[in-house]
RNA sequence: AGAGUCGACUACACGGUUGCGCAAACAUAAAGUUUGUGAGGAAAGUCCGAGCCCCGCAGGGCAGAAUAACGGCUAACGGCCGCCGAGGGUAACCUUAGGGAAAGUGCAACAGAGAUAUACCGCCGAUUUUUUCGGUAAGGGUGGAAAGGCGAGGUAAGAGCUCACCGUUUUCCGUGGAGACACGGAAAACCUGUAAACCCUAUUCGGAGCAACGCUGACUGUGGCGAUACACCUGCCCGGUGUGCCACGACGAGCGGCUGGAGCAAAGGAGUAAUUCUUUGUCGAGAUAGAUGACCGUGCUUGACAGAACUCGGCUUAUUGUCGGCUCUUAUA
RNA sequence: GGCCCCAUAGUUCAAGGGAUAGAACGGAAGUUUCCUAAACUUUAAAUCCAGGUUCGAGUCCUGGUGGGGCUACCU
Numbered sequence: 001a002g003a004g005u006c007g008a009c010u011a012c013a014c015g016g017u018u019g020c021g022c023a024a025a026c027a028u029a030a031a032g033u034u035u036g037u038g039a040g041g042a043a044a045g046u047c048c049g050a051g052c053c054c055c056g057c058a059g060g061g062c063a064g065a066a067u068a069a070c071g072g073c074u075a076a077c078g079g080c081c082g083c084c085g086a087g088g089g090u091a092a093c094c095u096u097a098g099g100g101a102a103a104g105u106g107c108a109a110c111a112g113a114g115a116u117a118u119a120c121c122g123c124c125g126a127u128u129u130u131u132u133c134g135g136u137a138a139g140g141g142u143g144g145a146a147a148g149g150c151g152a153g154g155u156a157a158g159a160g161c162u163c164a165c166c167g168u169u170u171u172c173c174g175u176g177g178a179g180a181c182a183c184g185g186a187a188a189a190c191c192u193g194u195a196a197a198c199c200c201u202a203u204u205c206g207g208a209g210c211a212a213c214g215c216u217g218a219c220u221g222u223g224g225c226g227a228u229a230c231a232c233c234u235g236c237c238c239g240g241u242g243u244g245c246c247a248c249g250a251c252g253a254g255c256g257g258c259u260g261g262a263g264c265a266a267a268g269g270a271g272u273a274a275u276u277c278u279u280u281g282u283c284g285a286g287a288u289a290g291a292u293g294a295c296c297g298u299g300c301u302u303g304a305c306a307g308a309a310c311u312c313g314g315c316u317u318a319u320u321g322u323c324g325g326c327u328c329u330u331a332u333a
Numbered sequence: 334g335g336c337c338c339c340a341u342a343g344u345u346c347a348a349g350g351g352a353u354a355g356a357a358c359g360g361a362a363g364u365u366u367c368c369u370a371a372a373c374u375u376u377a378a379a380u381c382c383a384g385g386u387u388c389g390a391g392u393c394c395u396g397g398u399g400g401g402g403c404u405a406c407c408u
Base pairs, nucleotide, nucleotide: 001329002328003327004326005325006324007323008322009321012299013298014297015296016295017294018293020038021037022036023035024034025033026032040305044316045315047314048313049312050311051310052209054207055206064205065204066203067202068201070082071081072080073079084098085096086095087094088093099200100199104198105197106194107193108192120140121139122136123135124134125133126132148166149165151163152162153161167190168189169188170187171186172185173184174183175182176181213256214255215254216253220249221248222247223246224245225244229243230242231241232240233239263282264281265280266279267278268277269276270275300303334404335403336402337401338400339399340398343358344357345356346355351388360376361375362374363373364372381397382396383395384394385393
């Protein structure tokens, strides 16, 4: 210098004029005035997990859904940290839905003789010119995949049929580790792949979501109570209707829910880390047709993605600029 | 705001994990005709995007993009 990889921070700055939402104070007949404050790292997608809230619920089961090595963190999680195994990369480093195919079922197109069991060529034996029958998975050929690999023995020819070595899986023992696991030894087996096919095993899960839900008063529907009273039909009696009280429902309206919380910042401690503890400080939008805009000036590197709507913890996606650690290559000293 | 569904030629629809992805209408070229229509012959044209599982993905899984519906508000 180039290429790569990981991490952290940032999100034009300053000043002025004016406009808007919210809160407080002041002024009030009304209009108002002053001060303070006012979007994000993703406010997004709504993909996970919770708070909160309503409905349901004796207990148990089926169905359905999600997750899947191990240890930890957390309110919780399918998230995060550490670590093991596997895979990729020269490396820094990255990825990983990572239980079970020896419980059972399904599927494996085309090619190939044969796809979980087979005899096309070949080899061997019988018959023996041919043909036919039997044996054989060592060799050829097909395929992503063809009976674990290789050598020796063995055999008519062959074959883990037997043996040595190597490889894989399971079980047992020993050592190390908190554990997954690693290393060493012994025995048995080696009968393909696929579970992001059905399925089996283990664990977890009741449903709905703030437009949830609660409160208030007016109007209104249905049902019930009518002992008394009043009004009307109706001058009187019966009867009916309304006013009254109670319960339930529908409709639209207002208020609450609504922002002080698993909060934020700093310092110190514990821990490899995620995270957590202590002390101190701090309050930072809350609308309901929905506010945060516009203009001017100066400066520069000329400014991306994009905007709250109950609230948090994550994940994913979009996107500007800067800085730092590490790795590789080339060159020079 | 909340909860769901869908995506295949230009359009409307098919397609059991096996690919050369099919059909109708439409388009283009040609034949026929004096010209057009009809008819006949031929032809072009697609799996929303990016990863993963698998020997193999339009199909299965994950993430994104785009579109639609329900609820609710309003009338």